A computed fold for a 511-nucleotide part of an RNA from an uncultured bacterium, annotated as small-subunit ribosomal RNA, 5' domain.
Its Rfam family is "Bacterial small subunit ribosomal RNA". Gene Ontology terms of the family: ribosome and structural constituent of ribosome.
The full RNA is in RNAcentral, with records from Greengenes.
Its mean pLDDT, the model's own confidence on a scale to 100, is 84.
Context: one part of a larger RNA
RNA sequence: GAUGAACGUUGGCGGCGUGCCUGAGAUAUGCAAGUUGAGCGUCUCCUCCAAUUCGGAGGGGUAGCGGCGGACGGCUGAGUAACACGUAGGGACCUACCCCCGCCUCAAGCAUAGCCAGCCGAAAGGUUGGGUAAUUCUUGAUGGCUCCCGAUUUUGAAUCGGGAUAAAGAAGGUAACUCUUCGGGCGGGGACGGACCUGCGGCCUAUCAGGUUGUUGGUAGGGUAACGGCCUACCAAGCCAAUGACGGGUAGCUGGCCUAAGAGGGUGGUCAGCCAGAGGGGCACUGAGACACGGGCCCCACUCCUACGGGAGGCAGCAAUCAGGAAUAGUCGGCAAUGGGCGAAAGCCUGACCGCGCGACGCCGCGUGCGGGAAGAAGCUCGAAAGAGUGUAAACCGCUGUGGUAGGGGAUGAAGUCCCGCAUUUUGCGGGAUUGACAGUACCCUGCUAGAAAGGGGCCGCUAACUGCGUGCCAGAAGCGUCGGUAAUACGUGGGCCCCAAACGUUAUCC
Numbered sequence: 001g002a003u004g005a006a007c008g009u010u011g012g013c014g015g016c017g018u019g020c021c022u023g024a025g026a027u028a029u030g031c032a033a034g035u036u037g038a039g040c041g042u043c044u045c046c047u048c049c050a051a052u053u054c055g056g057a058g059g060g061g062u063a064g065c066g067g068c069g070g071a072c073g074g075c076u077g078a079g080u081a082a083c084a085c086g087u088a089g090g091g092a093c094c095u096a097c098c099c100c101c102g103c104c105u106c107a108a109g110c111a112u113a114g115c116c117a118g119c120c121g122a123a124a125g126g127u128u129g130g131g132u133a134a135u136u137c138u139u140g141a142u143g144g145c146u147c148c149c150g151a152u153u154u155u156g157a158a159u160c161g162g163g164a165u166a167a168a169g170a171a172g173g174u175a176a177c178u179c180u181u182c183g184g185g186c187g188g189g190g191a192c193g194g195a196c197c198u199g200c201g202g203c204c205u206a207u208c209a210g211g212u213u214g215u216u217g218g219u220a221g222g223g224u225a226a227c228g229g230c231c232u233a234c235c236a237a238g239c240c241a242a243u244g245a246c247g248g249g250u251a252g253c254u255g256g257c258c259u260a261a262g263a264g265g266g267u268g269g270u271c272a273g274c275c276a277g278a279g280g281g282g283c284a285c286u287g288a289g290a291c292a293c294g295g296g297c298c299c300c301a302c303u304c305c306u307a308c309g310g311g312a313g314g315c316a317g318c319a320a321u322c323a324g325g326a327a328u329a330g331u332c333g334g335c336a337a338u339g340g341g342c343g344a345a346a347g348c349c350u351g352a353c354c355g356c357g358c359g360a361c362g363c364c365g366c367g368u369g370c371g372g373g374a375a376g377a378a379g380c381u382c383g384a385a386a387g388a389g390u391g392u393a394a395a396c397c398g399c400u401g402u403g404g405u406a407g408g409g410g411a412u413g414a415a416g417u418c419c420c421g422c423a424u425u426u427u428g429c430g431g432g433a434u435u436g437a438c439a440g441u442a443c444c445c446u447g448c449u450a451g452a453a454a455g456g457g458g459c460c461g462c463u464a465a466c467u468g469c470g471u472g473c474c475a476g477a478a479g480c481g482u483c484g485g486u487a488a489u490a491c492g493u494g495g496g497c498c499c500c501a502a503a504c505g506u507u508a509u510c511c
Stems, first nucleotide, its partner, number of pairs: 001510003005507005012366006018359002020324001025322003029319003034068003039065002043061007075277003085201006093194002098190008106140004115130006146164008169182004203249003210240003215237008252274004256267004279300005302313004330356001332355003338352001339350004369399004379390004403449007413438001416434008455500005460481003466495005476483002
C1' cells in the first nucleotide's frame, strides 16, 4: 500500500459499487419456460342475422394432437495437472432459426390423442372397446446432389446407361382461377455456433525411478458429423522416462486484480471469455444441437404421502429457513427500458434484467458553521504561590443556510405500439390516441431554523506528541528493543499535547 474481511469503540447525510471466502450440508412456502387458434379436430360462452326447426357470420376461452423453444439465459467451483485453459496453427467435419442464388411444392392412404362407453386403483395413474383431424405418420410419382452397378475414354478424372432417395399447407383476396404474403422440399453459397488434431506456455514433491498390454505400430472391418486403438479380429514388439515418465499432494484456467522504480512476487471475489457440475454414480432417448439444473431410465443415500397394495421429490435459479461459522442481506416492485422464447400481429412468458430495501463492507463527496470578541471570565490542571496552561476557546454581537423542516413545482430515461388519411412493393409522410416499476424520486423555487450531527488511537526509542498523582518486579504494558523491585514522560488515572477523522484502532493475509 491492498482486502468479498471480521472484531472493539464510535457514528450525521448522499452517490457509486459491493455482500456465505465456512457444509458441492439439508430444505417448508411462493415464483424462476413457455408460446402458438394465421397447422388440427372437439367442447364451451357471448353478440348479430334468420327463425317453426335445421342453420349462417363474428368474437372470447379450455384440455388435447402438431410446431418452435425448454442445449439459451441464471447458479456454483466439487472434480480436473488435462489439449481443461491461454496463444499460434491445421484438416477429415456438423450447423435449427437468419441472408443470397437456382429449381420444385403432384397423387393416394393407414392410424392416434382429445372425445364417448366400460373397468381397476386410496392416490399417483392405468387398462379395454368405439370413433375423429392435421403443417402427425405412411406409400406412390417426378427430380438434382450423393451412393451403388455396368460400359467407354484424353485412367488426377470425365461421359453415357440402369437402380435407390423429396415436399404441407395456411391466411388475405376474387364471381372463379391466376394472384399476394407466410410457410414446405432439394441443391449450392454466406454468416453464426460448435466438434477434432497439433507446437509452445503456466503448481509442489525423487523420503515417488522405473511405467505401460489396447499398451506402441500395422492390416482389415465396425462406429462417428468427422480423422483416429475410438472399438473389434489378426500380425509385429513396441511406446514413455533424470529435458523427471509413473505415483502422491494441491488447484477450475484466462483477460485481469494487488504490490513493486522495474525485473519480479502474490492472487483469480465482483465484471468478461472458456471449462466443468446439477443429492452420489451410471446410461441412453429425442433433437440441428444434450448424454440434458427446474426431461427420461437404473442403482445408492436421504426426505415426504399412503387405505401398507403402492407412490412422490432434488434451490450449486430468486427470495427465504435450519445448520456450520469470526462472518455475509428482502419470503420487495416492475416487465417502463435492454435482452431472450413463441406468435403474421396484437400480445403472452421472462426472480435474465431494470429498480427499490438492508449492512460505514469499500471508494468518493458534503456537513457538524462563518466573522468579530479579553493581556484573557468561571471551572479544571500544574505551580517556586509570582503565576502559567486550557484559550478567541466559551459567553456576547453580527451573518449564512450545505443540511434540517414545511409548502409549491417537477423530470431525462419513450424508442415504440395502435387508429385514420395520402402516396405506396416493402415502406414513407401527416394527424390523433396511448405506454414509467423506480417516483411525486432526483432536481428547482420559497418561508423558518446554528438549530439534529465527533470520535478513536497514541505521547520511552524506532515515531509526531509531557506533566501531576496512585502503584512498588505487585497490578500490569508490549510490534521489536524492553518497562515495573518508592520520585515510572513505558503500568492505572487527571490535565495538556500529537495523528487521523465519520471514522479510528486491533487481528488475519499478500506485496